[in-house]
About this RNA: The RNA shown here (c-di-GMP-I riboswitch aptamer) has 84 nucleotides and comes from a Tepidanaerobacteraceae bacterium.

RNA sequence: UUUCGAUAAAGGCAAACCCGCCGAAAGGCGGGGGCGCAAAGCCACGGGUCUAAAGCAGGAUGCAAUGACGGCCGGGCUGCCGAA
Numbered sequence: 001u002u003u004c005g006a007u008a009a010a011g012g013c014a015a016a017c018c019c020g021c022c023g024a025a026a027g028g029c030g031g032g033g034g035c036g037c038a039a040a041g042c043c044a045c046g047g048g049u050c051u052a053a054a055g056c057a058g059g060a061u062g063c064a065a066u067g068a069c070g071g072c073c074g075g076g077c078u079g080c081c082g083a084a
Stems, first nucleotide, its partner, number of pairs: 002084004012037002017032006035071001041077003045074003048069003055063003
């Protein structure tokens, strides 16, 4: 430097669910919790998914991202330990 994550150690993150707050919602933040994760660290760049306030159409609703999801896939940047 490249590839990999079988084993070990030090540590890290934190799903569902519960409480509080924010938000129209999706969802987010804090606390508890711990299903899992070797990038579950960072970036909405491509795809995908979710929501639908304003707006448009219209009439039990539909469309619609400028709102979200990085723990859906791809891409970019960075990084601990170990093995080859």
It was read from a public genome assembly, where an Rfam model found it.